Predicted 3D model of a 73-nucleotide RNA (transfer RNA) from Thalassoporum mexicanum PCC 7367. The RNAcentral record of the sequence draws on ENA, GtRNAdb and Rfam. Its Rfam family is "tRNA". Rfam describes the family as follows. Transfer RNA (tRNA) molecules are approximately 80 nucleotides in length. The family's RNA type in Rfam is transfer RNA.

Parts: sequence; C1' cells; structure tokens
RNA sequence: GGGGGUAUAACUCAGUUGGUAGAGUGUCACAAUGGCAUUGUGAAAGUCAGCGGUUCGAGUCCGCUUACCUCCA
Repeated sequence: GGGGGUAUAACUCAGUUGGUAGAGUGUCACAAUGGCAUUGUGAAAGUCAGCGGUUCGAGUCCGCUUACCUCCA
C1' cells in the first nucleotide's frame, strides 16, 4: 500500500424485510432480614465510532474518515 471484518448503555452482547433502541451483568431507590449476603419490584444510564448521501423515514442501505483485528504484498 491492497482485500476482508468489528465499532450499539459503565461492561459483555442482541437488534428479523429500513418503521417508537433492547437483554444480561453492574449502579441507584424501595420491600423482605436484627444486620450482611441474597431475592423481588422499580428507576437512571445511548450523538447506535465520526462526517456526508439515499429515503416520507437509517443502528440497518451507499461513500469517505478514525480506531482495532485479520489476510496478502
């Protein structure tokens, strides 16, 4: 330098044919217990890596850029 892949909550990851962004763990509050642990209920937490394009509508499709992984040279 060229090919391919990954990027979504603090962490690990889903997200179907483009149509209101989710789960587990963790965090916080409350309840159960004399207390801890634990369990239950609820809540908070997202520029879907960035910039553009297509579309009535983009996490999803297209282009470029960035970081990382991998293959070739």
The prediction has a mean pLDDT of 82.